Purine riboswitch aptamer from Gorillibacterium sp., 102 nucleotides, folded computationally.
Formats: sequence, C1' cells, structure tokens
RNA sequence: UUUCUUGAUAUUUUCAUAACUCGUAUAUACUCGGGAAUAUGGCCCGAAAGUCUCUACCCAAAAACCGGAAAUUUUUGGACUACGAGUAAGAGUGCCGUCUUG
Repeated sequence: UUUCUUGAUAUUUUCAUAACUCGUAUAUACUCGGGAAUAUGGCCCGAAAGUCUCUACCCAAAAACCGGAAAUUUUUGGACUACGAGUAAGAGUGCCGUCUUG
C1' cells in the first nucleotide's frame, strides 16, 4: 500500500464469471507431398504430427547461407486456446542470525 466486471443467491453470504498474475500443455515444434521465387529472392497450398487437451500452429525484425541451383539455416519479440491456482499475499534483492553440507 491493499483489483473488483457481471449474474444468480442469501441467517452470517455462497456459487459462478470478467480482469490481472502464475503454473501445466506446445517447442506458435518436427515430418512429407504439390506448386512458386532466385543475392532487389528465399514464398504459397494441402496432408500428417505433437498435448491426460478443444482450438491454434502465424506475424514482425535481424543475421547467415545459397555465385544462379534447389534447398534454406539461426536468433529475437509477440499471443490465442484448454485446464489448474491465486488476487494481499507471494516473490525477488540486500543485510544480519541460526542450521546443514562441501
């Protein structure tokens, strides 16, 4: 210092819900097919896949790489959805004390 959206309910309220935060799932991964571009380029469509799991599976930026070919790679930031929990305590940091271990 002390979130409170909305609905129902009531003997003191209780239940649900919004928002915020944390956790779990998933890595907004992995794999394949078809088409497309070519250092001013590096994309599009479909399938499968991953989760005690419905849905989603993209966007932006940066760097590398590819000496003109068919193939990309790495990094950073951003959610949504499902479920659980919390919402004035918890966490972090600094100092001091105690205990334990090396």
Of the family's consensus pairs, 100% are formed in the model. It matches the Rfam family "Purine riboswitch aptamer". About the family: Riboswitches are metabolite binding domains within certain messenger RNAs that serve as precision sensors for their corresponding targets. It was read from a public genome assembly, where an Rfam model found it.